The prediction has a mean pLDDT of 80. The part of an RNA shown here (small-subunit ribosomal RNA, 5' domain) has 536 nucleotides and comes from uncultured Sporolactobacillus sp. The source organism's lineage runs through Bacteria, Bacillati, Bacillota, Bacilli and Sporolactobacillus. Its Rfam family is "Bacterial small subunit ribosomal RNA".
Context: one part of a larger RNA
RNA sequence: GGACGAACGCUGGCGGCGUGCCUAAUACAUGCAAGUCGAGCGCAUAGAAGGGAGCUUGCUCCCGGAAGUGAGCGGCGGAUGGGUGAGUAACACGUGGGUAACCUGCCUGUCAGACUGGGAUAACUGUGGGAAACCGCAGCUAAUACCGGAUAAUCCCCUGCACCGCAUGGUGCAGGGCUGAAAGAUGGUUUCGGCCAUCACUGACAGAUGGGCCCGCGGUGCAUUAGUUAGUUGGCGGGGUAACGGCCCACCAAGACAGCGAUGCAUAGCCGACCUGAGAGGGUGAUCGGCCACAUUGGGACUGAGACACGGCCCAAACUCCUACGGGAGGCAGCAGUAGGGAAUCUUCCACAAUGGACGAAAGUCUGAUGGAGCAACGCCGCGUGAGCGAAGAAGGUUUUCGGAUCGUAAAGCUCUGUUGCCGGAGAAGAACGUGCAGGAGAGGAAAUGCUCUUGCAGUGACGGUAUCCGGCCAGAAAGCCACGGCUAACUACGUGCCAGCAGCCGCGGUAAUACGUAGGUGGCAAGCGUUGUCC
Numbered sequence: 001g002g003a004c005g006a007a008c009g010c011u012g013g014c015g016g017c018g019u020g021c022c023u024a025a026u027a028c029a030u031g032c033a034a035g036u037c038g039a040g041c042g043c044a045u046a047g048a049a050g051g052g053a054g055c056u057u058g059c060u061c062c063c064g065g066a067a068g069u070g071a072g073c074g075g076c077g078g079a080u081g082g083g084u085g086a087g088u089a090a091c092a093c094g095u096g097g098g099u100a101a102c103c104u105g106c107c108u109g110u111c112a113g114a115c116u117g118g119g120a121u122a123a124c125u126g127u128g129g130g131a132a133a134c135c136g137c138a139g140c141u142a143a144u145a146c147c148g149g150a151u152a153a154u155c156c157c158c159u160g161c162a163c164c165g166c167a168u169g170g171u172g173c174a175g176g177g178c179u180g181a182a183a184g185a186u187g188g189u190u191u192c193g194g195c196c197a198u199c200a201c202u203g204a205c206a207g208a209u210g211g212g213c214c215c216g217c218g219g220u221g222c223a224u225u226a227g228u229u230a231g232u233u234g235g236c237g238g239g240g241u242a243a244c245g246g247c248c249c250a251c252c253a254a255g256a257c258a259g260c261g262a263u264g265c266a267u268a269g270c271c272g273a274c275c276u277g278a279g280a281g282g283g284u285g286a287u288c289g290g291c292c293a294c295a296u297u298g299g300g301a302c303u304g305a306g307a308c309a310c311g312g313c314c315c316a317a318a319c320u321c322c323u324a325c326g327g328g329a330g331g332c333a334g335c336a337g338u339a340g341g342g343a344a345u346c347u348u349c350c351a352c353a354a355u356g357g358a359c360g361a362a363a364g365u366c367u368g369a370u371g372g373a374g375c376a377a378c379g380c381c382g383c384g385u386g387a388g389c390g391a392a393g394a395a396g397g398u399u400u401u402c403g404g405a406u407c408g409u410a411a412a413g414c415u416c417u418g419u420u421g422c423c424g425g426a427g428a429a430g431a432a433c434g435u436g437c438a439g440g441a442g443a444g445g446a447a448a449u450g451c452u453c454u455u456g457c458a459g460u461g462a463c464g465g466u467a468u469c470c471g472g473c474c475a476g477a478a479a480g481c482c483a484c485g486g487c488u489a490a491c492u493a494c495g496u497g498c499c500a501g502c503a504g505c506c507g508c509g510g511u512a513a514u515a516c517g518u519a520g521g522u523g524g525c526a527a528g529c530g531u532u533g534u535c536c
Stems, first nucleotide, its partner, number of pairs: 001536004006532005013383006019376002021341001026339003030336003035076003040073002043070003050063005083294003093218007102211002107207007115149004124139006156177009184199006220266003227257003232254004237249003269291004273284004296317005319330004347373001349372003355369001356367004386416004396407004420477001421473006435458008480525005485506003491520005501508002
C1' cells in the first nucleotide's frame, strides 16, 4: 500500500447493486416451510338443473341427482428443493482413467402385448378398553389395492456354432426348460357385438439422465510420535450385494505396512475460486457454483428406481412438556422469531404475478425454493450539500515588532440553476410467456372425438400508485473525521511544568513544548474518517 462476512469511537443527505451469527452442531415459545390426484375406488354429507302432484300462482311434498366438501383405500411425490460444517487426513475432494464387476422411477425411440378367474380389507355399522395418545372384537363393501391360471421374450439355466478380446472373458445365432400385465379411466361414435382417440399399464432392446464401485497422480503439522497389524495379509469354498472385494463366514498358509515416514497425536470439510504479489509464491475456502458429510446423541433396519431417509419408523440415552401416575408427546444445522453466548450480524413482512419444482388430462392446488419489500454506511459504485459576479479586503476571531498579517471572494449583496428535496398530476408502462373461448391448417383415421401448428378475442402484477415522466416551489433541508517533531503533506499563540499526558518507531514533557491540553490556521480524505484485529 491493498483486502475484509469485520468490530469500536466520532459523524451521517440520497440512490443502485450486493452482503449480513465468523461465537454455543447451545436450548427453543408461536406460526408457516410437502403435498397432490374424484379422469383409480367405495362411502358419508350436500343438494343445483330438470320432471311430477297438491293447488292459495308461488309455497309445500315426491322423484331426480350435478358442482362442491370430509375422512379412508389406492397412485405419484415426501431421496428434489432448503440448512449447517459437527465429524472426516479419507478414493472425502480435484484431475485423468476403468467397469469383460453394476443399477437407473419419470423422459425418448423401436418391437410385441394387455386373455381368463378369485379371495380379502380400510372407510362404514355395532360393541368394548383408555384421562389421553390410541387400541381390540364382530359384521358389510370397492378398486389402476392384492393373489392365481394362460400366452411370451433378445432375462436366467443347459447344449452347439461363429467372431472378437484386456486375466477372469465378451458379442451374435440356433435348439430345449422357467416367468408378466390395469379385464383400467375419460371422451367420441355405435348396427349395442364393439371400434377409435388421449392418458395410464406389461415385457424386451436401445438412448438420455442420474448414480454405485475400482485405480494412477495431487493438496498438513509434529520424529520431543518408530515400529504397527489377528479378519490382520493371501488362498480355497460358501454367503451377501445391483455389482467386484475379508464385505461376512468356515478351513488353510504366515503374511501385510513402514525412514520414499507406517502407526499415533493435533488441526481441518474439499474444489472452482477469492485476497495479495511484476511473477514465482504466500494466505483464505463468507456470498455464488460443483462434490462430500450431518440432521438432539448413538445404533438399526423397513418401504422404495433411489434412503439406512432434516419436517418417516423402531430401540437406547440426555433434555423438555402433558398425565387421572397406568402411560404418552417432541426434536428450527428450513423461513421468520426468542433466550443464552459474544466485540458483533436483520422482519414472528408480501406474493405465487414471473422462474423452477411436486401432483393432475386440464382448470388448478401446494411451494419461507424463488420473486420482492423491510432493517443495517457492512461493502462497492454514482450523485448532492449549490453556480457566477462580488474588496469598503466589512464586522468578528487569531496573531502582532501595533505598522500590519491572516481566516478571505470566504461572508454580506446582486444575478442564476433546481441535480436531489417537498407538493400536485400522469403512470395497472416494461416484466407476459403459457392458459381459456372462437376459427383455420397439417399428420393419422371409415368417420367423429382427440393430437400438433397457427390466427383473433378475453382475462391474469406481489413489487406498487413503485420506477419513470410532466408541472410548481424554496439556496432553502444535507459535512464531518483524522493529522500537523522526523519517517509524512501540513505552524503559531496560550495553559501545564518529568505533573497532567502523548506514542507505530525514534522519542516528547523538569517555565519560552511546532511532539501534552485548548484556540486560530493549515494539510489529507470525504458521507465518511480514524483505531483495533487478520492476511499478503